[in-house]
RNA sequence: GGGAAGCGAGUGUGGAUCGCGGCGUCACCGCUUCGGCGGCGGGCGCCGAGGAAAGUCCGAGCUCCACAGGGCAGGGUGCCGGCUAACGGCCGGGCGUCGCGAGGCGACGGAAAGUGCAACAGAGAACAGACCGCCGAUGGCCGCGCGAGCGGCACAGGCAAGGGUGAAACGGCGGUGUAAGAGACCACCGCGCUCCUGGUGACAGGAGUGGCACGGCAAACCCCACCCGGAGCAAGGCCAAAUAAGGGGUGAGGCGCGGCCCGCGCCGUCUGAAUCCCGGGUAGGCUGCUAGAGGCCGCGGGCAACCGCGGUCCCAGAGAAAUGAUCCGCAUCCGGCGCCUCGCGCGAGUGAGGCAUGUACGGAGACAGAACUCGGCUUAUUCGCUUCCCGAAC
Numbered sequence: 001g002g003g004a005a006g007c008g009a010g011u012g013u014g015g016a017u018c019g020c021g022g023c024g025u026c027a028c029c030g031c032u033u034c035g036g037c038g039g040c041g042g043g044c045g046c047c048g049a050g051g052a053a054a055g056u057c058c059g060a061g062c063u064c065c066a067c068a069g070g071g072c073a074g075g076g077u078g079c080c081g082g083c084u085a086a087c088g089g090c091c092g093g094g095c096g097u098c099g100c101g102a103g104g105c106g107a108c109g110g111a112a113a114g115u116g117c118a119a120c121a122g123a124g125a126a127c128a129g130a131c132c133g134c135c136g137a138u139g140g141c142c143g144c145g146c147g148a149g150c151g152g153c154a155c156a157g158g159c160a161a162g163g164g165u166g167a168a169a170c171g172g173c174g175g176u177g178u179a180a181g182a183g184a185c186c187a188c189c190g191c192g193c194u195c196c197u198g199g200u201g202a203c204a205g206g207a208g209u210g211g212c213a214c215g216g217c218a219a220a221c222c223c224c225a226c227c228c229g230g231a232g233c234a235a236g237g238c239c240a241a242a243u244a245a246g247g248g249g250u251g252a253g254g255c256g257c258g259g260c261c262c263g264c265g266c267c268g269u270c271u272g273a274a275u276c277c278c279g280g281g282u283a284g285g286c287u288g289c290u291a292g293a294g295g296c297c298g299c300g301g302g303c304a305a306c307c308g309c310g311g312u313c314c315c316a317g318a319g320a321a322a323u324g325a326u327c328c329g330c331a332u333c334c335g336g337c338g339c340c341u342c343g344c345g346c347g348a349g350u351g352a353g354g355c356a357u358g359u360a361c362g363g364a365g366a367c368a369g370a371a372c373u374c375g376g377c378u379u380a381u382u383c384g385c386u387u388c389c390c391g392a393a394c
Base pairs, nucleotide, nucleotide: 001390002389003388004387005386006385007384008383009382011331012330013329014328015327016326017325018324020048021047022046023045024044025043026042028039029038030037031036050367054378055377057376058375059374060373061372062232063231064230065229074228075227076226077225078224079093080092081091082090083089094108095106096105097104098103109223110222114221115220116217117216131163132162133159134158135157138156139155140153141152142151143150144149171189172188174186175185176184190212191210192209193208194207195206196205197204198203236287237286238285239284246278247277248276249275250274253267254266255265256264257263294313295312296311297310298309299308300307301306332364333363334362335361336359337358338355339354340353341352342351343350344349
């Protein structure tokens, strides 16, 4: 100068004065079938946000609904082995790629089933193409030569080595060959196929063989393999003021005209007024609800993810929602100042480290607030620290 893996804190603690939520307990009040239940917020005790509580992106538990089995459609995943309740997560490995390296990154099945796509540039972008260029053996034209032939031109034509374009140009590189060239041929590399060896496997190494055929893109359609029912704690369960339908009992009266009597009106008398009970389930209440794939410590197994055993602890559970404010002391960290040690320098000084064996002068910032519960991923973010590793540094 870099790379990787982690850890701690999120200010803590003691006190004072106010205050909030939950639970327990005592006191008080009310009811009681004497078992308790409810209220009140007075005293005391215990507990009271996070590493991401967040995004709600995956996977589960739990609950209700649906469901014989199979298929279509739709969605997801996609190298191998392992871990796990499960996963698109994690661990280990393989391969590719980037990096001198430590290491980083990778949707990493199939492009010889089919369809499709490739901007710009370029002559040509898939069973292609000739702009510059090379050649011009063969044919043509011109010149020379008695002639065989030689020289020239670059018209026909041949070529694709070199240049150029591009993300990509129809294997690479060297040789043979040729007029120039070309897998046309040869060696090596690459690629395909077969076999052998190692590995659980992805794959690796080797041998033989084929003949350059089969370019790229599937986070394009598609094909292959595997997986997937839906909704969510406002799930769901229980109690239950109120209202309607409905069911049952009693039943000849009920209601209005301000109290009573008379009278009048309306509804009704078995096709049932009125009333009681059931039912139903709105408001509200209770539950689900926090002891869990739980935290911490130790031992053991495993490279690891993780697993097993033992010990120990209980750690918010409310409802649109509490966990706060001020002051003092102490501790921790950072900065300032001071002191000490070591290195360098003649020196002023400078670099590194330390100091409860220094002071208390300044500061402790950021992202962010549980709402049924877990496992992940991703994103946001302050301060401090540790270990290992690299060299193109000293």
Model confidence (mean pLDDT): 77 of 100. This is a predicted structure of a 394-nucleotide RNA (Bacterial RNase P class A) from a Candidatus Palauibacteraceae bacterium. The sequence is in RNAcentral, with records from ENA. Rfam family: Bacterial RNase P class A. Rfam's curators write: Ribonuclease P (RNase P) is a ubiquitous endoribonuclease, found in archaea, bacteria and eukarya as well as chloroplasts and mitochondria. The gene name in the source record is rnpB.